[in-house]
């Protein structure tokens, strides 16, 4: 060659199986504290791996590539 399986914030990982993209942590700012931590609050952060495609409506479906991890298998 082939086959499975993963790909969503900086990092781990959700999204009830087609109807609003979330939370833990990290950052930064605030509170508290003599100063830090620890607590507590609030913000900021996403072309959901890339391109068509189906559909009022895709993270999810389908078809192609790209990247990783397992299995078999050829050649030497």
């Nucleotide at each position: 060659a082939g086959g499975c399986a993963a790909g969503u914030g900086g990092c781990u990982c959700a999204a009830u199986u087609g109807g609003u993209a979330g939370a833990g942590u990290a950052a930064u700012g605030g509170u508290c504290u003599c100063c830090a931590a620890a607590a507590c609050u609030a913000u900021u952060g996403g072309u959901u791996g890339g391109g068509g495609g189906u559909u009022c409506g895709a993270g999810u479906c389908c078809c192609u590539c790209c990247u990783u991890g397992c299995c078999u298998g050829c050649c030497a």
A computed fold for a 76-nucleotide RNA from Candidatus Vesicomyidisocius sp. Agig_15_S12, annotated as transfer RNA. It was read from a public genome assembly. It matches the Rfam family "tRNA". Gene Ontology term of the family: triplet codon-amino acid adaptor activity. NCBI's taxonomy places the organism under Bacteria, Pseudomonadati, Pseudomonadota, Pseudothioglobaceae (SeqCode), Candidatus Vesicomyidisocius.